Source information: A computed fold for a 71-nucleotide RNA from a Candidatus Parcubacteria bacterium, annotated as transfer RNA. Its Rfam family is "tRNA". Rfam's curators write: Transfer RNA (tRNA) molecules are approximately 80 nucleotides in length.

RNA sequence: GCGGGUGUUGUAUAACGGCAAUACGCGACCCUUCCAAGGUCGAGCUACGGGUUCAAUUCCCGUCACCCGCU
Numbered sequence: 001g002c003g004g005g006u007g008u009u010g011u012a013u014a015a016c017g018g019c020a021a022u023a024c025g026c027g028a029c030c031c032u033u034c035c036a037a038g039g040u041c042g043a044g045c046u047a048c049g050g051g052u053u054c055a056a057u058u059c060c061c062g063u064c065a066c067c068c069g070c071u
Stems, first nucleotide, its partner, number of pairs: 001070007010024004018054001026042005047063005
């Protein structure tokens, strides 16, 4: 330099173009003499910039980061 893939709460991952979800973690409360365990509730997320569309995490283009291969 070329080709391919991946980017989603703190972490690991889901999500037919139609209200972004689950587990762990975090916070509050309940339970307990206390702690742990358990229960209920809550906060927090689509890498960035454009395009298509009534509507984009999803489709298209570019940039960036990471991974794999080729040279």
NCBI's taxonomy places the organism under Bacteria, Bacteria candidate phyla, Candidatus Parcubacteria. The prediction has a mean pLDDT of 81.